This is a predicted structure of a 384-nucleotide RNA (Bacterial RNase P class A) from Leifsonia sp. Y862. The coordinates come from a structure-prediction model, not an experiment, and the mean pLDDT is 75. It matches the Rfam family "Bacterial RNase P class A". By type it is a ribozyme. About the family: Ribonuclease P (RNase P) is a ubiquitous endoribonuclease, found in archaea, bacteria and eukarya as well as chloroplasts and mitochondria. It is recorded under the gene name rnpB. Lineage of the source: Bacteria > Bacillati > Micrococcales > Microbacteriaceae > Leifsonia.

[in-house]
RNA sequence: UGGGUCGGCAAGACGGUCGCGUCAUCCGGAUCUUCGGAUCAGGAUGCCGAGGAACGUCCGGGCUCCAUAGAGCAGGGCGGUGGGUAACACCCACCCGGGGUAACCCGCGAGAUAGUGCCACAGAAAGUAGACCGCCUGGAGCUUCGGCUCUCGGUAAGGGUGAAACGGUGGUGUAAGAGACCACCAGAGGCCAGGGUGACCUGGUCGGCUCGGUAAACCUCGCCCGGAGCAAGGUCAGACAGAAAACGCUAAGGCUGCUCGCCGAGUUUUCGGGUAGGCCGCUAGAGGGCUGCGGCAACGUAGUUCGUAGAUAGAUGACCGUCGACGGUGUCGUGUUUCGAUGCGACACCUGGACAAAACCCGGCGUAAUAGCCGGCCCAUUUC
Repeated sequence: UGGGUCGGCAAGACGGUCGCGUCAUCCGGAUCUUCGGAUCAGGAUGCCGAGGAACGUCCGGGCUCCAUAGAGCAGGGCGGUGGGUAACACCCACCCGGGGUAACCCGCGAGAUAGUGCCACAGAAAGUAGACCGCCUGGAGCUUCGGCUCUCGGUAAGGGUGAAACGGUGGUGUAAGAGACCACCAGAGGCCAGGGUGACCUGGUCGGCUCGGUAAACCUCGCCCGGAGCAAGGUCAGACAGAAAACGCUAAGGCUGCUCGCCGAGUUUUCGGGUAGGCCGCUAGAGGGCUGCGGCAACGUAGUUCGUAGAUAGAUGACCGUCGACGGUGUCGUGUUUCGAUGCGACACCUGGACAAAACCCGGCGUAAUAGCCGGCCCAUUUC
């Protein structure tokens, strides 16, 4: 310098003017009043006022109710090991397998000897399968004496098909062959030793064991899981009009589905009437910042510090000025140069254009987008 790979920041800062919203303080009105006060609207001042994803609603929770609290089945989730966390399908570290020169990336990572299923087409045959072309002994026939044809049998080493054909190479042996046997190797397995918390790793040894793949097919194994959800739920005010029927107190009904168990006096259907308002929940949290300590890390812990929307048809917009990035563009000057380019200085101009938006809250994941930046590591080349 080029290429690659991994990670991080950030969505300007300060000041001012007008406008919008909650809250606080003050001012001064209207209506009602049981004279305590309530409701409605206005003005002034002040603090504060959307995000890194607020999006998706894919996971996990807090919280609320069912509810007084359980068991089993069904159903669902996860799936290498060890940690982190309130918890998780998340995060960290490591192991194994695969890809890559490497940094690094990927993995629906338990079980195929519990069982069932599938492996199209091609091929003889796709799991203890199989004989298309072949090779060989015997028998019969022909013969130009080289062999050829038919048939019984043997064979699976060679060729072909295929994604994959029942380990590989070399030899012994055989009528011809074959782990039939032998040497070496590969794979799986048994035993032993060492290392590691563990998944696993390393080494040695044994025996011809070599009957595939697929569970992101059904399934088996191990671990985990009540349900519904802020339109949850609670409270105040106000208004109205109940009628009929079924079941049930000998247990209807409720606890997601089923069973047990528990609670239990009302439950449900039809017709008809009234209300749709206010308040709470609703923002101090598994919270944020900084520093120290522990840990490879995720993270934990101690101290200190901050107080930063809470709307309810739903608020935060417009303008001006200054500054502004280790920034960008241009001009000039000056070095380097492989003549592509590039370092430094001065001046001028520009200034973060995208994605998008609270509605109970939080921890993750996924997705969108890049105006402007920063860094680590790997490879190649060159120079010192």